[in-house]
Context: one part of a larger RNA
Molecule: small-subunit ribosomal RNA, central domain
Organism: Lactuca virosa
RNA sequence: UUGGACGUAAAGCGUCUGUAGGUGGCUUUUAAGUCCGCCGUCAAAUCCUAGGGCUCAAAUCUAGACGGGCGGUGGAAACUACCAAGCUGGAGUACGGUAUGGGCAGAGGGAAUUUCUCGUGGAGCGGUGAAAUGCGUAGAGAUUGGAAAGAACACCAACGACGAAAACACUCUGCUAGGUCGACACUGACACUGAGAGACGAAAGCCAGGGGAGCGAAUGGGAUUAGAUACCCCAGUAGUCCUAGUCGUAAACGAUGGAUACUAGGCGUUGUGCGUAUUGACCCGUGCAGUGUUGUAGCUAACACGUUAAGUAUCCCACCUGGGGAGUACGUUUGCAAGAAUGAAACUC
Numbered sequence: 001u002u003g004g005a006c007g008u009a010a011a012g013c014g015u016c017u018g019u020a021g022g023u024g025g026c027u028u029u030u031a032a033g034u035c036c037g038c039c040g041u042c043a044a045a046u047c048c049u050a051g052g053g054c055u056c057a058a059a060u061c062u063a064g065a066c067g068g069g070c071g072g073u074g075g076a077a078a079c080u081a082c083c084a085a086g087c088u089g090g091a092g093u094a095c096g097g098u099a100u101g102g103g104c105a106g107a108g109g110g111a112a113u114u115u116c117u118c119g120u121g122g123a124g125c126g127g128u129g130a131a132a133u134g135c136g137u138a139g140a141g142a143u144u145g146g147a148a149a150g151a152a153c154a155c156c157a158a159c160g161a162c163g164a165a166a167a168c169a170c171u172c173u174g175c176u177a178g179g180u181c182g183a184c185a186c187u188g189a190c191a192c193u194g195a196g197a198g199a200c201g202a203a204a205g206c207c208a209g210g211g212g213a214g215c216g217a218a219u220g221g222g223a224u225u226a227g228a229u230a231c232c233c234c235a236g237u238a239g240u241c242c243u244a245g246u247c248g249u250a251a252a253c254g255a256u257g258g259a260u261a262c263u264a265g266g267c268g269u270u271g272u273g274c275g276u277a278u279u280g281a282c283c284c285g286u287g288c289a290g291u292g293u294u295g296u297a298g299c300u301a302a303c304a305c306g307u308u309a310a311g312u313a314u315c316c317c318a319c320c321u322g323g324g325g326a327g328u329a330c331g332u333u334u335g336c337a338a339g340a341a342u343g344a345a346a347c348u349c
Base pairs, nucleotide, nucleotide: 003321004320007303008302012317014200015199016198017197021193022192023191025087026086027085028084030081032080033079034076035075036074037073038072039071040070041069042068048064049063050062051061052060090190091187092186093185095182096181097180098179102176103175104174105173106172107171108170109153113149114148115147116146117145119143120142124135125134205246206245208243209242210241214240215239219235220234221233222232257316258315259314260313261312262311265294266293267292268291269290270289271288272287273286274285275284298305322349323348324347331342332341333340334339
């Protein structure tokens, strides 16, 4: 390389948008590919087959065949392709509903914590396995009232919702994105995937300016211990928060790429239609779109998966090819840096 793989053995990019490319619904056209017939040509020798003649054989002579190629010509139209025209089932737009912690901005709220302050009060508090460091007669802890600050939003809360993922929850308002259902009005294949490319992307970190209640890397002290650069305790700086940037990584996980079609059911649940019912809301049956659980066929090395497939198929992309060396070295790109991305070999088993 071919092949075979990719939930857990090596292997699905963190997620999306989209260029080139690849692939692509139904009907009619043409005939380039494709298929069929005929003609010409592809020197001889060689190979193969059937014969002939050297006594036989080999060698040799005669005839034919095989195998395809190229060119011309006449047809076929299933498939691919092409030209133009059409269709509505894929896709989209418009219309009427609907659910939502989807996003951004602004305003408001209460509980708790800490600090400050006026009182009451008077000896401990705190902490632990036990203690001690620590706080406290300069009045702590406890308790009543008042004030300030920052961060997070109990109950509702659910195997519930929403978002491409990361993520998203106190309440209200404004702006804004997407989904889904229903009717069928319009466009008429406009679709799928997507190398490069671009955008978003937890936490930690970095830069500048704010903020700093609680928590808390580092650090200091007290314990424990043989030691204790730890686990436990008392403090506590960066940070955690906001604004404008940067970084671009995670067990970024469903360890499962995206799209389409097909293939038993049962039991829940969310949204929304229809039927039935009713004064009405329920109940019951049923359709679509999600989200769970159990399970048939099938699949799997097993575990398990099982209409939300890891089943049956098609299309496109990414990626893997024994362990270590190594996600290292070198080079390049990128970053303020930390680093990130790309990514070997010698050697060794």